This is a predicted structure of a 151-nucleotide RNA (c-di-AMP riboswitch aptamer (ydaO/yuaA leader)) from Metabacillus indicus. The model forms 92% of the base pairs in the Rfam consensus. The organism belongs to Metabacillus, within Bacteria. Model confidence (mean pLDDT): 78 of 100. The sequence is in RNAcentral, with records from Rfam and Ribocentre.

RNA sequence: AAUACCUGGACGCUUAAUUUCACAAUGAAAUCGGGGGAACCAAUCUUCUGCGGCAUACAGCCGCUUGGGGUGAAUCCAUCUGAAAAGGUGGCAGGGCAGCUCUCAUAGCCCGAAUCCGACAGCUAACCCCGAAAGCGCAGUGAGGGAAAUC
Numbered sequence: 001a002a003u004a005c006c007u008g009g010a011c012g013c014u015u016a017a018u019u020u021c022a023c024a025a026u027g028a029a030a031u032c033g034g035g036g037g038a039a040c041c042a043a044u045c046u047u048c049u050g051c052g053g054c055a056u057a058c059a060g061c062c063g064c065u066u067g068g069g070g071u072g073a074a075u076c077c078a079u080c081u082g083a084a085a086a087g088g089u090g091g092c093a094g095g096g097c098a099g100c101u102c103u104c105a106u107a108g109c110c111c112g113a114a115u116c117c118g119a120c121a122g123c124u125a126a127c128c129c130c131g132a133a134a135g136c137g138c139a140g141u142g143a144g145g146g147a148a149a150u151c
Stems, first nucleotide, its partner, number of pairs: 011137004018030004031132006041122001050064005067120001068117004076091006094111004100146007
């Protein structure tokens, strides 16, 4: 000097995923998110709905995931390898990227997953229920607004 590891802090990024109180806990509150749920409107059967087990007079109960639905930016197409499962490549809808913040333009770099419900849910006031995790780090330019600070 470099590299690696450990611990703490600051500044920031994706995201709803932060703060405070309390601390004995399956804790509480604020705040930010998600789902269910009338009228009106929409829709209206070519999916009047699937499979297995228990019960079996019926109702119903348990499990499953092909139908359907939810969270999310994460959808769709083509092609290659493979018996299949699955994986690779290219593109697309869409989404993200540092100097308080928003919008527009432009340049560049990335993501384009995963998972839940369990035959079932349109919208939806009142009302009811639930979540606040996880993973990251060198990060152009121009124009126009707003905010804050200072004088």